[in-house]
Molecule: transfer RNA
Organism: Bacilli bacterium
């Protein structure tokens, strides 16, 4: 420098051009004599920007981290 892959909730992962899903963590009530375990409920995310589009997390550019390979100098 060049190609490639990847980015979602605190953490790990689905997902789809039309309302973003789950498991663990968290909070709250419930249960118990009380803790733990359990049970219901609750908030909580699409890396960043521009384009296409009635609509973009998704598709198309540019960058940002990460990671893999090439190739250059030493």
């Nucleotide at each position: 420098g060049c190609u490639c892959c990847u980015a979602u909730a605190g953490u790990u992962u689905a997902g789809u051009g039309g309302u973003a899903a789950a498991a663990c963590a968290a909070a709250g009530c419930a249960a118990u004599g009380g803790u733990a375990a359990u049970g219901c409920u609750u908030a909580g995310a699409u890396c960043c920007a521009a384009g296409u589009u009635c609509g973009a997390u998704u598709c198309u550019u540019a960058g940002u981290a990460g990671g893999a390979g090439c190739a250059c100098c030493a």